[in-house]
Molecule: transfer RNA
Organism: Fidelibacterota bacterium
RNA sequence: GGGCGAUUGGCUCAGUGGUAGAGCGUUUCCUCGACACGGAAAAGGUCACAGGUUCGAUCCCUGUAUCGCCCA
Repeated sequence: GGGCGAUUGGCUCAGUGGUAGAGCGUUUCCUCGACACGGAAAAGGUCACAGGUUCGAUCCCUGUAUCGCCCA
């Protein structure tokens, strides 16, 4: 230098056009003599960034950034 892939709550990951979900974690309450376990509820995401297409974009297109792999 070229090619491919990934980027979504604190973490690991779903989500292939119609207002974003799960598990774990966090907080509160219940349970218990207490802790753990268990039960209920809640908070937490400008979907890496910027443009474009579309009535509508996490999703499609282009560019940029970061990370990983391969080739040279």